[in-house]
Molecule: Bacterial RNase P class A
Organism: Candidatus Eutrophobiaceae bacterium
RNA sequence: GGAGUCGGCCGGAUGGUCGCUGCGGCGCUCGGUUUGUAAACUUUGCGCCACAGAGGAAAGUCCGGGCUCCACAGGGCAAGGUGCCAGAUAACUUCUGGGCGGUGUGAACCGACGGAAAGUGCCACAGAAAAUAUACCGCCUUCGGGCAAGGGUGAAAUGGUGCGGUAAGAGCGCACCGCGCCGGUGGCAACACCGGUGGCAGGGUAAACCCCACCUGGAGCAAGACCGAAUAGGGAUCCCAUGGUGCGGCCCGCACCGGAUCCGGGUAGGUCGCUAGAGGCAUAUGGUGACAUAUGCCCCAGAUGAAUGAUCAUCCUCGACAGAACCCGGCUUACAGGCCGGCUCCCACC
Numbered sequence: 001g002g003a004g005u006c007g008g009c010c011g012g013a014u015g016g017u018c019g020c021u022g023c024g025g026c027g028c029u030c031g032g033u034u035u036g037u038a039a040a041c042u043u044u045g046c047g048c049c050a051c052a053g054a055g056g057a058a059a060g061u062c063c064g065g066g067c068u069c070c071a072c073a074g075g076g077c078a079a080g081g082u083g084c085c086a087g088a089u090a091a092c093u094u095c096u097g098g099g100c101g102g103u104g105u106g107a108a109c110c111g112a113c114g115g116a117a118a119g120u121g122c123c124a125c126a127g128a129a130a131a132u133a134u135a136c137c138g139c140c141u142u143c144g145g146g147c148a149a150g151g152g153u154g155a156a157a158u159g160g161u162g163c164g165g166u167a168a169g170a171g172c173g174c175a176c177c178g179c180g181c182c183g184g185u186g187g188c189a190a191c192a193c194c195g196g197u198g199g200c201a202g203g204g205u206a207a208a209c210c211c212c213a214c215c216u217g218g219a220g221c222a223a224g225a226c227c228g229a230a231u232a233g234g235g236a237u238c239c240c241a242u243g244g245u246g247c248g249g250c251c252c253g254c255a256c257c258g259g260a261u262c263c264g265g266g267u268a269g270g271u272c273g274c275u276a277g278a279g280g281c282a283u284a285u286g287g288u289g290a291c292a293u294a295u296g297c298c299c300c301a302g303a304u305g306a307a308u309g310a311u312c313a314u315c316c317u318c319g320a321c322a323g324a325a326c327c328c329g330g331c332u333u334a335c336a337g338g339c340c341g342g343c344u345c346c347c348a349c350c
Base pairs, nucleotide, nucleotide: 001346002345003344004343005342006341007340008339009338010337012315013314014313015312016311017310018309020053021052022051024049025048026047027046028045031042032041033040034039055321059332060331062330063329064328065327066326067220068219069218070217079216080215081214082213083212084098085097086096087095088094099113100111101110102109103108114211115210119209120208121205122204123203136151137150138147139146140145159177160176161175162174163173164172178200179198180197181196182195183194184193185192186191224272225271226270227269234263235262236261237260238259239258243257244256245255246254247253279298280297281296282295283294284293285292286291316319
């Protein structure tokens, strides 16, 4: 100098004017309560002042938890989820560290990563054969037969390489590698290494059924709690009238119609839930790390047809994806451009 990889941060800036939402202060004002008129408290509306006012993903609503209501003796079945080991955490399918496998020269990245020697199912095309086996070409032959070495098919063919052996061959025998079993060493463990032993179990597929282990009640802030109108309506008691209307030709009968007091339910509407929290920042300590602990400082939107904007001026690199709605931890997806740091590889020079 070039190429790459991982992590962190920012997401136009400054000022003026006019608005919107919240909170606080002051003034005026409607109503109420106490009191003795003053005054105090509370409440409705308005005005002024000061302060604050979207995100790294507020998104998708895919996981986990808090919170709320409902359900719930205990056990089992079903259904769903998770699946190497250890740890972190309120919890997790998340995160951290490690193991194993794979990709890359490397930094680094990717992996639903238990079981196919319990059972069932499936395996296109090609191929002799896709799994109770089998033999197209081929090799050998004493022509009865023997073989699975070589060719060929496929993603995958009953261990691989070499030597011996044989008629030709074959774990048939041996060495090394692989695999299973046993033992030892290291490690909390996953696992790794070493030694011995068995000629070798016998294709793939479990985000196919299934087996094993572990986990799981349901609904969600439109949860839920409180207050509560009428020119709506329900119930109880008492009172008034002895009537009116309808059915009917008339009588009887049946139904409906009034006022007062009290009661509970509950619509419109309002209040709470609602933003001080598994909160943020800084420092120290422990830990490889996720994270934890201690101390100090800070308060950082809370709307409900739903605010967070408009406009002007100046400047620049001319500005992407996109907007809270109970809260928090993650994951995933979208994103113009810019800044910082760790590490790797290549080239050149000293």